[in-house]
Molecule: Glycine riboswitch aptamer
Organism: Megasphaera paucivorans
């Protein structure tokens, strides 16, 4: 100490699905959404086993799939991801 790599921070953009139904109140009832997070899994890849192959068998392994548990279904809010933009660590050259 460019370059890259992360972490969080600002800003911008940002989807679905009812301002449902009943009750005087309290409240209860049904019914959809997936993009806070979570949860399961193929494929892949390790590894044991076996002279070897096959076949089993455990571990890994993300997802916008998948499940709605969790959160949402008017405006706020949030919001996965996607641009910018400095600061921080690591850092080659």
């Nucleotide at each position: 100490g460019a370059a890259a790599u992360u972490a969080a921070c600002u800003c911008u953009g940002g989807a679905g699905a009812g301002u449902c139904c009943c009750u005087g109140g309290u409240g209860g009832g049904a019914g959809c959404c997936g993009a806070a997070g979570g949860u399961g899994u193929a494929a892949g890849g390790a590894a044991u086993g076996u002279u070897a192959u096959a076949u089993a068998u455990u571990c890994u392994c993300u997802a916008u799939c998948u499940c709605u548990c969790a959160g949402g279904c008017a405006a706020a809010a949030g919001g996965a991801c996607a641009g910018a933009g400095g600061u921080g660590a690591u850092g080659u050259a």